[in-house]
RNA sequence: GGCCCUAUCGUCUAAUGGUUAGGACAUCAGGUUUUCAACCUGACGACCGGGGUUCGACUCCCCGUAGGGCCG
Numbered sequence: 001g002g003c004c005c006u007a008u009c010g011u012c013u014a015a016u017g018g019u020u021a022g023g024a025c026a027u028c029a030g031g032u033u034u035u036c037a038a039c040c041u042g043a044c045g046a047c048c049g050g051g052g053u054u055c056g057a058c059u060c061c062c063c064g065u066a067g068g069g070c071c072g
Stems, first nucleotide, its partner, number of pairs: 001071007010025004018055001027043005048064005
């Protein structure tokens, strides 16, 4: 330099172009317990950035950014 893949809550991970963007762990609050842990209930919290297509984009297209792989 060329080609390919990936990017979603703090972490891991789902999501036929029409979902309130879901789940697990973590955190916080409450319950339970003499206390802690465990358990139960609830809360908090995310679509890498910019354009485009579309009535409608996490999803499709383009350009970037970051990470990974293959080739030279």